[in-house]
This record gives sequence, C1' cells and structure tokens, in this order.
RNA sequence: GCGCCCGUAGCUCAGGGGAUAGAGCGACAGUUUGCGGAACUGUAGGUCGCAGGUUCAAAUCCUGCCGGGCGUG
Repeated sequence: GCGCCCGUAGCUCAGGGGAUAGAGCGACAGUUUGCGGAACUGUAGGUCGCAGGUUCAAAUCCUGCCGGGCGUG
C1' cells in the first nucleotide's frame, strides 16, 4: 500500500430503519448486618468515533476521514 473486521455508559458487549438506546460488571444511595461482604431495591452515567449523503424517519443503509485489530505483498 491492498483486503477484511471492529468503534454504542468507567469496562465487556447487545441492539442490523420507526419503542423514552439497553444488559452484565463497576460507581453512588437505601434495606439488611455488631462492622464489612453477600443478597435485595433504587439512582446517576451516552455528541451511538467525526463529517457528509440517502430516507417522512439513521446507532442501524451509502461515501470519505480518524482510531484499533487481523491477514497479505
């Protein structure tokens, strides 16, 4: 350089055109406990990598760029 895959919450990931964008772990608060942990309940946390395009409607489809991974000369 070329080809393929990935980029969504602090971390690991789901969601593949229309639902207020979700789960687990973590954080915080509460219940419980002699204190912790565990368990249970709740809360916060998101420009869905960036820009443009298509569409009535885009995290989702298309293009370019940026970043990461794998393969290959």
Molecule: transfer RNA
Organism: Caldilineales bacterium